[in-house]
């Protein structure tokens, strides 16, 4: 330098013929207990890596950039 895959709450992931994002763990509150833990119920937490484009509408499609992984090439 070229090809490919990926980027979604604190962590791990799901989410397609484009239609306002969900699960588990963790956290908080309540429940329960003499108390803690467990159980059960509830809550908070996301500008979907960034900037543009297409569209009535983009996590999703297109372009560029950034980052991670991987293969190839080049130099030594």
């Nucleotide at each position: 330098g070229g090809g490919g895959a990926c980027g979604u709450g604190g962590c791990c992931c799901a989410g397609u013929u484009g239609g306002u994002a969900g699960g588990g763990c963790a956290u908080c509150u309540g429940u329960u207990u003499c108390g803690c833990a467990c159980u059960c119920a509830g809550a908070a937490g996301g500008u979907c890596g960034g900037c543009g484009g297409u569209u009535c509408g983009a996590u999703u499609c297109c372009g560029c950039c950034c980052g991670u992984c991987u293969c190839c090439a080049c130099c030594a």
The prediction has a mean pLDDT of 80. The RNA shown here (transfer RNA) has 76 nucleotides. It matches the Rfam family "tRNA". Rfam classes the family as a transfer RNA. The sequence is in RNAcentral, with records from ENA.